[in-house]
Context: one part of a larger RNA
Molecule: large-subunit ribosomal RNA, domain VI
Organism: Saprospiraceae bacterium
RNA sequence: CGUAGGAAUAUUGAGAAGAUCUGACACUAGUACGAGAGGACCGUGUUGGACAAACCUCUAGUGCAUCUGUUGUGGCGCCAGCUGCAUUGCAGAGUAGCUAUGUUUGGAAUGGAUAAGUGCUGAAAGCAUCUAAGCACGAAGCCAACUUCAAGAUGAGUAUUCCAGUGAUUUAUCACGAAGGGUCGUAAAAGAUGAUUACGUUGAUAGGCUAUAGGUGGAAGUAUGGUGACAUAUGGAGCCGAGUAGUACUAAUUACCCGAAAA
Numbered sequence: 001c002g003u004a005g006g007a008a009u010a011u012u013g014a015g016a017a018g019a020u021c022u023g024a025c026a027c028u029a030g031u032a033c034g035a036g037a038g039g040a041c042c043g044u045g046u047u048g049g050a051c052a053a054a055c056c057u058c059u060a061g062u063g064c065a066u067c068u069g070u071u072g073u074g075g076c077g078c079c080a081g082c083u084g085c086a087u088u089g090c091a092g093a094g095u096a097g098c099u100a101u102g103u104u105u106g107g108a109a110u111g112g113a114u115a116a117g118u119g120c121u122g123a124a125a126g127c128a129u130c131u132a133a134g135c136a137c138g139a140a141g142c143c144a145a146c147u148u149c150a151a152g153a154u155g156a157g158u159a160u161u162c163c164a165g166u167g168a169u170u171u172a173u174c175a176c177g178a179a180g181g182g183u184c185g186u187a188a189a190a191g192a193u194g195a196u197u198a199c200g201u202u203g204a205u206a207g208g209c210u211a212u213a214g215g216u217g218g219a220a221g222u223a224u225g226g227u228g229a230c231a232u233a234u235g236g237a238g239c240c241g242a243g244u245a246g247u248a249c250u251a252a253u254u255a256c257c258c259g260a261a262a263a
Stems, first nucleotide, its partner, number of pairs: 001152001005163007015149004021049007033038001051106005059100004066093005071086006110144003117137004165176005180258004184200005205251003208247005214240003221234005
């Protein structure tokens, strides 16, 4: 821009893409078969491999604004306690998120038309013949079925709902402006930017605060014991990024723009 008024929501599916894998073991059954040795079809179940998707409960990583320990050195007058720099100074752990090595799930079943092939009936050709007429089977393959996208499918589909006049004059234009949308703001399940999604006081959208999950691992101060390093008690302490709730304390103010009048 189109989809012959403007919107919102929900959809149909022409078409397209993806998936389509396979082993071992057990039962049937040491049965059928076979002199024996050996050893099934059909059918059923169990458990794997590779591949794919989703997810983070578990396991395992990462986790430079989390906690702790610690070296050198500087600073806060000194002690104590903090703090800067040294690859995140180094080291030990680790929430959320992101991950795989982790977890869960998938390939199935079924139908239709067939290939090679197997047949029935059956003439040409008194026989025979699956074929010439006719009929029936038959594959991991084909068409459906499974998953995803999909009406620019210009063949532009369908359903429901919402809006539908005022003014001005030049009478076919302009202005305001409905439903609705956007700008703007707070953000994240989204993200390079657009976009998408949640919310904007009739509000829990983010921050803060409170509580809590979780992490770290026993704060400072004080007291006691020890010559002291230190230990113990107060006390699962103190501190804490992203998690989960609650709570309007802070910020989502005010406002503006676009947007139909159709045959």